[in-house]
Order: sequence, then C1' cells, then structure tokens
RNA sequence: GAUGCAAGCCAGACAGCCGCUGGUCAGCGCGUAAUGCCUGACGGGAGGAAGGUCCGGACUCCAUAGAGCGGGGUGACGGUUAACGGCCGUCCGCCGAAAGCCCCUCGGGGUAUAAGGCGAGGAAUAGGGCCACAGAGACGAGCGUAUUAAGUUACGGUGAAACGCGGUAACCUCCACCUGGUGCAAUUCCAAAUAGGCACGCGAUGAUGUUGCUCGCGGAGCGUGCGGGUAGGAAGCUUGAGCGCUGGAGCAAUCCAGCGCCUAGAGGAAUGGCUGUCAUAGCGCAGGUUCGCCUGCGCCGUAACAAAAUCCGGCCUAUCGGCUUGCUUCAUCU
Repeated sequence: GAUGCAAGCCAGACAGCCGCUGGUCAGCGCGUAAUGCCUGACGGGAGGAAGGUCCGGACUCCAUAGAGCGGGGUGACGGUUAACGGCCGUCCGCCGAAAGCCCCUCGGGGUAUAAGGCGAGGAAUAGGGCCACAGAGACGAGCGUAUUAAGUUACGGUGAAACGCGGUAACCUCCACCUGGUGCAAUUCCAAAUAGGCACGCGAUGAUGUUGCUCGCGGAGCGUGCGGGUAGGAAGCUUGAGCGCUGGAGCAAUCCAGCGCCUAGAGGAAUGGCUGUCAUAGCGCAGGUUCGCCUGCGCCGUAACAAAAUCCGGCCUAUCGGCUUGCUUCAUCU
C1' cells in the first nucleotide's frame, strides 16, 4: 500500500432572544372539600434504537396443602446471570479469497483453507407416519438374471436412499429439564355535587315549597347521620440487577473492591421556534495531482431512522454521514 473481516464510539457545536413542561425558593397575591392557581428568580428536560411488543425478570393483584394427568416451552458440552429461547468459551457440521495448491484451449475451471460468519446441534434398535423427480419396484417385501438340495447364494440401468435392520423428529412421538394466570388502563389511598340505599326524627292535627315574617295558595315528603360508587386528587413514578473512573480475578461472557456522580417523569401527554457564527455532508467554479484525490472560493442551511409513558436484561427491525482500534492474507521497501 492492497484485501476481506470484526469490535467500539459520535448522531452537529457555541451564543442571543421568545416559549413549553415539571422541580426548588420567594410573594403580608388569589382560590379549593382536597390537590392547587398566578407572578418572579434559579437550575433539569428523549434514543441508539425511546420503535416492534418477540423472549426473560422486578413489581402488582387473583388463584394456590401435596401428588398425578393434560397443555406450553427449551434441547451438543461447559460457563455466565435475578432470569432467559440472551451472552461467552470449546467441540461438531456448513460457508468463507484479489493470495495458496492442481488443471488449462490462458478466457477460465477445480480444490482445501485464513481472519471471520452461520447452525430449531437430544433420541431413528420404543412405536406410528412420510420419502418429490427418476426408476419395473421407495420401506416390505416382492421383481428380474444367474445359481443351489433348499428364498440357498450373488448381482441389479435409476436415485439422496434399492432388494438392508436407509433417510426424515423444522410430522406425531419418546427422553431430560423448565413452566399458574394477570399486566401500571396492574394495584392502593383520599373524596365533592346529583341520584339512589340504610338508620333515626318530623309530617294529612298539613311537613317541604311559594319573597325575610304572617295570612292565603298548594298537597307528600322533609331534616340529620352513616356507608358504597362516580367526577376530581394522591401514591405506584423513577436511587436503579444504576452510571463513570481506577485496580484486581477470568481466554471470555461476567464478577469483586475502592472512589466519584444523580442523569426527563408527563398524564389527550412538555422536551419547541427564530437569528448569528463555525464545523460535517451535498452542489458549482478555479488551480494542482502520484488520477486515489488535495487546496482555495462561492452556493445550500442541518441533512438518516425516528421520538419516552411502571422499570430493567436481551432479541429483532429501521438508519444520512463520520471517527477510532484490532485481526487475516498478499505485495514493495528497510
């Protein structure tokens, strides 16, 4: 320098102005049954997948003595973990090259591999089912030819498999292990108005209502208390299998120790908009060039996938552009 791979990281930066959201503090501000509302100041405010909701857990309520049947799932061996169908290591099988080796009609073809990638990888002598095309015949023996005392022995174009104790479990099945249901709209607490319920009291000897009282009118409910549910509010709700750095154990996944940090918490759902400068991508022009690209100037104006909703560990899918590191094989130079 070429080549094929693997792993990790970033996901525009800064400044100013105007908002939104929730937090703290302040106000001799306003208000509710309660939570609050308003104004001001200060600091916080999306992702590597927040996505799909496909696995596994935490948490929640319901069910639950124990055992068995049934259903569902997993499947080499070992490790890791809260757990897993994830991850790590090893074995086995398959794939994997501009280079190697072999052939060559010099176009190419074949072959074994490297780094690396992929694998639903238990059992086919427990039993059942199935085996395309080709082939006379495809699972259990028959068939053809030859042969023998004798279905006695040998062979059979096809095909992955043929006259045999083959293949297939990603068909049923068997074996081993795991496995209750429900999802934060879970669940719990506080609690109006109105209607209905229960208890007590009053009421046709006229309650309540009708203008504060009396008369008059009217004619069956009214008052108090309690409890349930609803609107509304609060908890669950973000300090956690947490993140960063350093050291140690281990091939690794991962684990241990020390120090430091707090990093959205809404609830029909905030996380935005404008301006300026710079950097990236893209486009154009000019110059240079080892023809790969580089330099300068100008234009454009943020550029992919996409956005929390109880929280974690994974998997899968989507993704503009860029950066870093490591490995394989080959070439040249020292």
Background
The prediction has a mean pLDDT of 78. This is a predicted structure of a 334-nucleotide RNA (Bacterial RNase P class A) from Duganella sp. 1224. The sequence is in RNAcentral, with records from ENA and Rfam. It matches the Rfam family "Bacterial RNase P class A". By type it is a ribozyme.